[in-house]
Context: one part of a larger RNA
């Protein structure tokens, strides 16, 4: 020096754990907050240096009501000082206070700062101080009212790519996706047939399953891709415009009796087997329904069964023996593995208030028959030309729907559709509007689940994490869990320069559990022993 063994150091893998973490999902609730100043912050507030949490100069909180019943002054120990059975702390509800910035709104500004005007007050007075008002836009009966900003996804609308695929690429695809803008709601949108269908019929819309990867479409390439019908879920239907009548106003006209027109308001009326106005007749109260009352519901909580002994052990919940409860053998904790020790659980009871549901009352509101001469039934509309777009459908034989352009009807003996167009037949009534539920989503609250993770995993974050740190900035972005059942966290003595470290001693089941603390692998280092050169 090498190899091996042993004992240590070093290091933090592995195992175990998860009080507090994360991921995914289910159910229920809730689905907004904001000029009465939000979201988010700055600065403060403690007997207290910083941090987190809470709060706002009334500052780890004030008041009232209810619950609760012995300690309490958050994380967070210790000390001091307070406070509580005259009921605190704590929990629930309502309420008060709520600096400054921030839509930020009196003006300005490099956010958390600076400077005003007017009115009132303080004052002998003021150039000082306190309180209030003073932004912009829209509407208005001129009194006032509304908007603005923020927020996870879901919705509607306006714009709208490329990579990619087509094994290149241009039509096409990706895709009306990503992204940008506007805007709404707890959902939104759609919606009560100018619909489908096919000689039989259905009867608003939405969503799910099937039809069906079918019919189609397509450099007939890549691809794209319905509908009818059927089965489910959930069901709900309505209101205007017009004809006609009335009113007051204004205008025109008059033979001064009126008549006509305009806009406004009220009544009336709402559809295809046409209906309504109008004329004549009959009259009734069914749907729906603002609100009121009552009940349920909801919401701090309350009650809540049943076990002892022995053995081992530091410790019993383990083992043994003998019992008990169960509408409760969910779960968690307790010195180890507990139905019967604790918190709970099943079940039952219950407090002020809101939402919601149900019942009763009830303003309002809603009908029927016959006749058919006349009147009404949505016009720069439907349709057409040209150009685009949406439809599963790429201009095609291309219907249907939407936009621009130039045009441009009919009026119930009417009009539109049924995939060019025409006829027959069938269906329907456009050019006005509203509409719950079934559907989508989850920032937030509660309950629960997992052949999900277990600290290099699972969120980036189990811990003062979007922190430290980096960057001018947009932005990027960590590492870091575990003593013990309980601090019982080593009194005292010694060595030492020493509050380092170590040796005794003490605690503890254990200290090779001693805070650099569970277990404690490997690399690497050291010591001892063996073999060997």
């Nucleotide at each position: 020096g090498g190899c091996g063994c042993a004992u240590g150091g070093g290091g933090g893998a592995u195992g175990c754990c998860u009080a507090a973490g994360g991921c995914u999902c289910u159910c229920a609730g809730c689905g907004g907050c904001g000029a009465a100043g939000a979201a988010g912050g700055a600065c403060g507030c403690g007997a207290u240096a910083a941090g987190c949490u809470g709060c706002g100069a009334a500052a780890a909180u004030g008041g009232u009501a209810g619950g609760g019943g012995a300690g309490u002054g958050g994380c967070a120990c210790a000390u001091a000082c307070a406070u509580g059975u005259u009921g605190a702390u704590c929990c629930u509800a309502c309420u008060g206070u709520g600096u400054c910035c921030g839509a930020a709104u009196g003006g300005g500004g490099c956010a958390a700062c600076c400077c005003a005007a007017c009115g009132a007050c303080u004052u002998g007075a003021a150039g000082a101080g306190u309180c209030g008002u003073u932004a912009u836009c829209c509407c208005u009966a001129c009194g006032g009212g509304g908007a603005g900003g923020c927020a996870a996804a879901c919705g509607g609308g306006g714009g709208g790519a490329a990579c990619u695929g087509a094994a290149a690429c241009a039509u096409c695809u990706a895709a009306g996706u990503a992204c940008c803008c506007c805007u709404a709601g707890g959902a939104a949108g759609a919606g009560a047939a100018a619909a489908c269908a096919a000689c039989a019929g259905u009867g608003a819309u939405a969503c799910c399953g099937u039809a069906a990867g079918u019919a189609g479409u397509g450099g007939c390439g890549a691809g794209c891709g319905a509908a009818c019908a059927c089965g489910g879920c959930a069901u709900a239907g309505c209101c205007c415009a017009a004809a006609c009548c009335u009113a007051a106003u204004c205008a025109g006209u008059u033979a001064c009796g009126g008549c006509u027109g305009a806009a406004u308001a009220g009544g009336g009326g709402u559809u295809a087997u046409a209906g309504g106005a109008c004329u004549g007749c009959u009259u009734a109260u069914u749907a729906g329904g603002c609100g009121a009352u009552a009940a349920u519901g909801g919401g701090a909580a309350u009650u809540g069964a049943a076990u002892g002994a022995c053995u081992u052990g530091g410790g019993a919940a383990a083992g043994u023996c003998a019992g008990c409860c169960g509408g409760a053998g969910a779960a968690g904790g307790u010195g180890a593995g507990a139905g019967c020790c604790c918190u709970g659980u099943a079940a039952a009871u219950g407090u002020a208030a809101a939402a919601a549901u149900u019942a009763u009352c009830a303003a309002c509101g809603u009908a029927g028959c016959a006749g058919u001469a006349u009147c009404c039934u949505g016009a720069g509309u439907a349709g057409g030309u040209g150009g685009g777009g949406a439809c599963a459908g790429g201009a095609g034989g291309a219907a249907u729907c939407c936009c621009c352009u130039c045009u441009g009807a009919a009026u119930u003996c009417g009009g539109c559709g049924g995939c060019a167009c025409c006829a027959u037949c069938c269906g329907c009534c456009a050019a006005g509007g509203c509409u719950a539920a079934a559907u989508a989503c989850g920032a937030c609250u509660g309950a629960g689940a997992g052949a999900c993770c277990g600290a290099u995993a699972g969120u980036g974050a189990a811990c003062g994490a979007g922190u430290a740190c980096c960057g001018u900035g947009a932005g990027g972005g960590a590492a870091a869990g575990g003593u013990g059942a309980a601090a019982a966290g080593u009194a005292c003595c010694g060595g030492g320069a020493g509050u380092a470290c170590c040796g005794g001693g003490g605690u503890g089941a254990a200290a090779u559990a001693g805070a650099a603390c569970c277990u404690g692998a490997a690399a690497c280092c050291a010591u001892g022993c063996g073999c060997u050169u």

The part of an RNA shown here (large-subunit ribosomal RNA, domain I) has 533 nucleotides and comes from Runella sp. CRIBMP.